The prediction has a mean pLDDT of 85. The part of an RNA shown here (large-subunit ribosomal RNA, domain I) has 549 nucleotides and comes from a Verrucomicrobiota bacterium. The RNAcentral record of the full RNA draws on ENA. Its Rfam family is "Bacterial large subunit ribosomal RNA".
[in-house]
Context: one part of a larger RNA
RNA sequence: GGCUGCUGGUGGAUGCCUUGGUAUCGAAAGGCGAUGAAGGACGCGCAAACCUGCGAAAAGUUCCGGUGAGUCGGAUAGAGGCUUUGACCCGGAAGUAUCCGAAUGGGGAAACCCACUAGAAGUAAUAUUCUAGUAUUUCAAUCUGAAUACAUAGGAUUGGAAAGCGAGACCCGCUGAAGUGAAACAUCUCAGUAAGCGGAGGAGAAUAAAUCAAUCGAGAUUCCCUUAGUAGCGGCGAGCGAAGCGGGAAUAGCCCAAACCCGAAAAUUUAUUUUUGGGGGUUGUAGGGCCAGCCAUAACGGCUGUGGAAUCUUAGCUGAAAUAUCUGGAAAGAUAUGCGACACAGGGUGAAAGCCCCGUAAGCGAAAAGAGGACACAGUUAGGUUGGUACCUGAGUAGGGCCGGACACGUGAAACCCGGUCUGAACCUGGGGGGACCGCCCUCCAAGGCUAAAUACUCGUCGAUAACCGAUAGUUAACCAGUACUGCGAAGGAAAGGUGAAAAGAACCGCUGUUAGCGGAGUGAAAUAGAACCUGAAACCAGCAGCUU
Numbered sequence: 001g002g003c004u005g006c007u008g009g010u011g012g013a014u015g016c017c018u019u020g021g022u023a024u025c026g027a028a029a030g031g032c033g034a035u036g037a038a039g040g041a042c043g044c045g046c047a048a049a050c051c052u053g054c055g056a057a058a059a060g061u062u063c064c065g066g067u068g069a070g071u072c073g074g075a076u077a078g079a080g081g082c083u084u085u086g087a088c089c090c091g092g093a094a095g096u097a098u099c100c101g102a103a104u105g106g107g108g109a110a111a112c113c114c115a116c117u118a119g120a121a122g123u124a125a126u127a128u129u130c131u132a133g134u135a136u137u138u139c140a141a142u143c144u145g146a147a148u149a150c151a152u153a154g155g156a157u158u159g160g161a162a163a164g165c166g167a168g169a170c171c172c173g174c175u176g177a178a179g180u181g182a183a184a185c186a187u188c189u190c191a192g193u194a195a196g197c198g199g200a201g202g203a204g205a206a207u208a209a210a211u212c213a214a215u216c217g218a219g220a221u222u223c224c225c226u227u228a229g230u231a232g233c234g235g236c237g238a239g240c241g242a243a244g245c246g247g248g249a250a251u252a253g254c255c256c257a258a259a260c261c262c263g264a265a266a267a268u269u270u271a272u273u274u275u276u277g278g279g280g281g282u283u284g285u286a287g288g289g290c291c292a293g294c295c296a297u298a299a300c301g302g303c304u305g306u307g308g309a310a311u312c313u314u315a316g317c318u319g320a321a322a323u324a325u326c327u328g329g330a331a332a333g334a335u336a337u338g339c340g341a342c343a344c345a346g347g348g349u350g351a352a353a354g355c356c357c358c359g360u361a362a363g364c365g366a367a368a369a370g371a372g373g374a375c376a377c378a379g380u381u382a383g384g385u386u387g388g389u390a391c392c393u394g395a396g397u398a399g400g401g402c403c404g405g406a407c408a409c410g411u412g413a414a415a416c417c418c419g420g421u422c423u424g425a426a427c428c429u430g431g432g433g434g435g436a437c438c439g440c441c442c443u444c445c446a447a448g449g450c451u452a453a454a455u456a457c458u459c460g461u462c463g464a465u466a467a468c469c470g471a472u473a474g475u476u477a478a479c480c481a482g483u484a485c486u487g488c489g490a491a492g493g494a495a496a497g498g499u500g501a502a503a504a505g506a507a508c509c510g511c512u513g514u515u516a517g518c519g520g521a522g523u524g525a526a527a528u529a530g531a532a533c534c535u536g537a538a539a540c541c542a543g544c545a546g547c548u549u
Stems, first nucleotide, its partner, number of pairs: 001548009015534001016498002020469002022466006029458002031165002039100003042055003046078001050074002061094006070082003105114003115134007136162009170201001171199005181188001185235001211218002222249004232240002253450003256394001260279009284428001286393003289389007301381007311371004316364003322337005338355002340344001346358003399423007409435001430445005485492002505533001508520004
């Protein structure tokens, strides 16, 4: 020096654990904000760096409920308090709520600076301080009011509304790429996607046929299954890709404009025009108006408003039944003998507990606030038919030319739909559609509007579940984490859990420069469980022994 073995050190794998995560289900909720939000800054404690809570009334104030013995947050100790005259804690309603922030009196390098108006405190008077108000846009009303006579523009005051945030979600609209694929690339694709902007709600959008269909018929919209990777589109390449029917979920239909009637106002060329209120009326086997005739004539229901029951939410309450012996540090284990069960879900307790504790099954409960909307009351709302008449039934609209877009459909034979531009009808003896176009036939009634449910989503709340993870896993984050740290910045972004049943956390003594470390002593079942603390693998490092060189 090597090999082997043993004993240790180092190290923190593994096992076990779980305060934290992940996913799903059910319920409920789906907003907050000028009555100042979300998010922050700075403060508030006997002492107080951080977190939590709170706001100069500052770990808190008041009231109303619940609960019932302790309590002054994490956070121990000390000091000093509070509390059965009910503290602490839990729930509801109030009060307070600095400064910044949409931030809104003006400014500004956020948490700061500087004002004005009215009132108050204060001063001899100033000063200083306190309280309230003072942004913009828009709507309404009122008062004013130019050039310019009436007027209008403009101005002022008062009252209402808006703004900003969020979940990187869902929905609608506007704008709108590229990497990519086509094995290159230009049409095409990716894709009307990503991204940007605007808008809304708990959903949104769509919605009551100028729809489909096919000679039969259906009867608003939405969503699912299917039709179907079909029919089609396509440098007929890559690729794109329906619809009707059928089966389900859920179902709901309505209101205007017009004709006509009754008013009101204004203007003016004085017999019209315009504006406006009420009635009327709302459709395609056409309907309505008007005129005439006939029948019926008021209930259910609808809508609006006011009140408002059950029930639920936000604290809680009751809640069965076991003892002994043995082992052990400890009994819930073993043995023996019992008991409850609408409760043998689960968790805890010194090991493994139906009967020890919390719970669980079952049952009960609200002063206050909220949800809910049964029901009651008031108001309001109403017809059908026959004949005639030809008054009305959405115009710069439909359609056309050119150019685009969108339709599964790339201009194609390209309908239907939307836009720009130039044009431009009919008027119920009317008009649209049925994929060029024409005829026949069928079907529907555009150019006004509203509409629940079935559908989409989940920041957050409550309850539950898991052949989900178990600290290099599971969220980035089990721990004071979006922290430390990096970056000018946008942004990036960690590591880090475990003594013990209980601190009983090692009094006292010794070594020493020593608050280091260690040896005794003591605690404990265990201290090789001693805080660098459960278990304690390997690499690596020692000591000792054997063998060997």